[in-house]
RNA sequence: GGCUGGCCGGGCGACCGCGUCGGGCUCUGCGGAGCCCGCCGAGGAAGGUCCGGGCUCCACAGGACGAGGUGGUGGGCAACACCCACCCGGGGCAACCCGCGGGAUCAGUGCCACAGAGAACAGACCGCCCCGCCGCGACUCGUCGCGACGGAGCAAGGGUGAAACGGUGGUGCAAGAGACCACCAGCGCGGCGGGAGACCGUCGUGGCUAGGCAAACCCCACCUGGAGCAAGACCAGACAGCGAGCGCUCGAGGGUGGUCCGCCCGAGCUCGUGGGUAGGUCGCUGGAGGUCACCGGCAACGGUGAGCGUAGAUGGAUGGUCGCCAACCGGGUCGUCGCGAGGCGACCCGGCGAACAGAACCCGGCCUAUGAGCCAGCCCGU
RNA sequence: GCGCCCGUAGCCCAAUCGGCAGAGGCACCAGGUUUAGGUCCUGGCCAGUGCGAGUUCGAGUCUCGCCGGGCGCA
Numbered sequence: 001g002g003c004u005g006g007c008c009g010g011g012c013g014a015c016c017g018c019g020u021c022g023g024g025c026u027c028u029g030c031g032g033a034g035c036c037c038g039c040c041g042a043g044g045a046a047g048g049u050c051c052g053g054g055c056u057c058c059a060c061a062g063g064a065c066g067a068g069g070u071g072g073u074g075g076g077c078a079a080c081a082c083c084c085a086c087c088c089g090g091g092g093c094a095a096c097c098c099g100c101g102g103g104a105u106c107a108g109u110g111c112c113a114c115a116g117a118g119a120a121c122a123g124a125c126c127g128c129c130c131c132g133c134c135g136c137g138a139c140u141c142g143u144c145g146c147g148a149c150g151g152a153g154c155a156a157g158g159g160u161g162a163a164a165c166g167g168u169g170g171u172g173c174a175a176g177a178g179a180c181c182a183c184c185a186g187c188g189c190g191g192c193g194g195g196a197g198a199c200c201g202u203c204g205u206g207g208c209u210a211g212g213c214a215a216a217c218c219c220c221a222c223c224u225g226g227a228g229c230a231a232g233a234c235c236a237g238a239c240a241g242c243g244a245g246c247g248c249u250c251g252a253g254g255g256u257g258g259u260c261c262g263c264c265c266g267a268g269c270u271c272g273u274g275g276g277u278a279g280g281u282c283g284c285u286g287g288a289g290g291u292c293a294c295c296g297g298c299a300a301c302g303g304u305g306a307g308c309g310u311a312g313a314u315g316g317a318u319g320g321u322c323g324c325c326a327a328c329c330g331g332g333u334c335g336u337c338g339c340g341a342g343g344c345g346a347c348c349c350g351g352c353g354a355a356c357a358g359a360a361c362c363c364g365g366c367c368u369a370u371g372a373g374c375c376a377g378c379c380c381g382u
Numbered sequence: 383g384c385g386c387c388c389g390u391a392g393c394c395c396a397a398u399c400g401g402c403a404g405a406g407g408c409a410c411c412a413g414g415u416u417u418a419g420g421u422c423c424u425g426g427c428c429a430g431u432g433c434g435a436g437u438u439c440g441a442g443u444c445u446c447g448c449c450g451g452g453c454g455c456a
Base pairs, nucleotide, nucleotide: 001379002378003377004376005375006374007373008371010325011324012323013322014321015320016319018041019040021038022037023036024035025034026033027032043356047367048366050365051364052363053362054361055228056227057226058225062261063260064259065258067224068223069222070221071220072086073085074084075083076082087101088099089098090097091096102219103218108217109216110213111212112211125158126157127154128153130151131150132149134147135146136145137144138143139142166184167183168182169181170180171179185209187206188205189204190203191202192201193200194199232282233281234280235279241273242272243271244270245269246268253265254264255263289308291306292305293304294303295302296301328351329350330349331348332347333346334345335344336343337342383455384454385453386452387451388450389449392408393407394406401439410426411425412424413423414422432448433447434446435445436444
């Protein structure tokens, strides 16, 4: 100078204040209200709501189509889009980091602007080469050189582009070209070896070469029934009918919130008008919980044992002030180590003593926000 | 709680299936017309598409994560 992993998210005391629960006292219209005492009272993200589950209800969760999701391999987990290990590709001198990482020959379709001759069964602008003809020049007089025009050939070189249909060298040719050859790269097929597998190594062979995009449609494999604690259950209480339409087993409507089928329930349903209610209790917090030790495993994690433990509000409590301290920073003195820059320790003075943010059914992740800071390991340079 | 949409110049809005980095109107500025102002005519100025990454040769457009705003249902 960097890379990676982890830790903390303050402690004690006093005063004031809030909420749940328990106890006591007072009042009461018996529903409760007030006061006092005691215990306890947010997070690493409680957040975003991006995934996965538990739980509850719908049918015990069925079929087809559709829709959505996932996407190297193996393992972990209740499950996952999460985690661990590895493979492949890319970046970095390195530590290490990043990857929506199946399929573009053997399913099919589509797109590749501008530039450029040509952009996907590609193509000829400059160029290279040959032939014909014309002009000019040279001389050893029938050849050579230069230039224009016409015809045929080529794809090496130049040029365009993000990308131009393998690379290097040789043979060959009028000039050239996988046209042919050697080596290299890469692709397909087959064999052998290693690995649990992704894959790697090696040998043979084939054709000489295959562009990119699926975070374009799509195809393949696998996964997903729907809804969400305002789920859902119970108690108490209020009300009133009237009109129209449809239906009562040839069945309206509902469960069902993608559609259809199937299954189940089924005598009421819909619209208009008029009227009523705006309460309480449960669900509710002990759960795939976390700590330590040992064992298994590279690890994620698993097993066994011990011991740990109090938020549950419902207009929504968990806060404020002061003092001291820890931790950290700056300066000074002393001691000690060092040749030295300086390191370490003790003491004194001063500063700071922070941020992001707040449960609302509960968990596991991801992502995002965040502070005075602290610890460990590794890499590069001097 | 569940679900959906939007963000481009000071303002309102375009941009075909990703293709020259962006069209138009209002506003603003200058000139002309007018005695002057308005109207009208001509010209000019104003953006890197909310932010950050990724895919791609190439992103306003596709994907992911944030930020801000709005809507629907219970």
This is a predicted complex of two RNAs, RNase P RNA and transfer RNA, with 456 nucleotides together.
Its mean pLDDT, the model's own confidence on a scale to 100, is 77.
It holds a member of the Rfam family "Bacterial RNase P class A". Rfam classes the family as a ribozyme.